[in-house]
RNA sequence: GGGACCGUGGUCAAGCUUGGUACGAUACGCGGUUUGGGUCCGCGUGAUCCCCGGUUCGAAUCCGGGCGGUCCCA
Numbered sequence: 001g002g003g004a005c006c007g008u009g010g011u012c013a014a015g016c017u018u019g020g021u022a023c024g025a026u027a028c029g030c031g032g033u034u035u036g037g038g039u040c041c042g043c044g045u046g047a048u049c050c051c052c053g054g055u056u057c058g059a060a061u062c063c064g065g066g067c068g069g070u071c072c073c074a
Base pairs, nucleotide, nucleotide: 001073002072003071004070005069006068007067010026011025012024020057027045028044029043030042031041032040050066051065052064053063054062
């Protein structure tokens, strides 16, 4: 330098193909359970979906340009 894949709550991670304000786990808070803690159960909190722009009534998703990471080739 070229190519492929990836980037989503604090962490991990589904959704992307087929556009309609994002599933789940864990974490954290509260309550229950316990003499207390842990475990377990219930409820709740938390996401500019890497950035900018475009298309669209509507974009995590489609398109363009960047940034970062992994791998392969040189």
This is a predicted structure of a 74-nucleotide RNA (transfer RNA) from a Candidatus Bathyarchaeota archaeon. Rfam family: tRNA. Gene Ontology term of the family: triplet codon-amino acid adaptor activity. Rfam's curators write: Transfer RNA (tRNA) molecules are approximately 80 nucleotides in length. Its mean pLDDT, the model's own confidence on a scale to 100, is 82. Lineage of the source: Archaea > Thermoproteati > Candidatus Bathyarchaeota. The sequence was found in a public genome assembly.